This is a predicted structure of an 87-nucleotide RNA (Glycine riboswitch aptamer) from Loktanella atrilutea.
């Protein structure tokens, strides 16, 4: 330097749950309340990897976040993957 794979980028596709109830508001939203949601993250463990220690899910759990749009979404496809990182 070339190749490959990761991170990550970019388009598209993306669920669940009150646009509840009282106050305030510069109308974006903020505060209390009380009731859901799981697919951002984080936690906890099951199969299972593993001598141990540990690791581990779209399950749990609800710390956060969310419950009209809009954002944000785990996951997929489809191209890039350049500053990077691993072989």
């Nucleotide at each position: 330097g070339a190749c490959g794979c990761c991170a990550g980028u970019g388009c598209a596709g993306g669920a669940g749950a009150g646009u509840c109830c009282g106050g305030g508001u510069c109308c974006g939203c903020c505060c209390g309340g009380c009731g859901c949601c799981g697919a951002a993250g984080g936690a906890g463990c099951a199969a299972c990897c593993c001598c141990c220690c540990g690791g581990a899910a779209a399950c749990u759990c609800u710390c956060a976040g969310g419950c009209a749009a809009a954002a944000g979404g785990a996951c997929u496809g489809c191209a890039c993957g350049c500053c990077g990182g691993c072989g």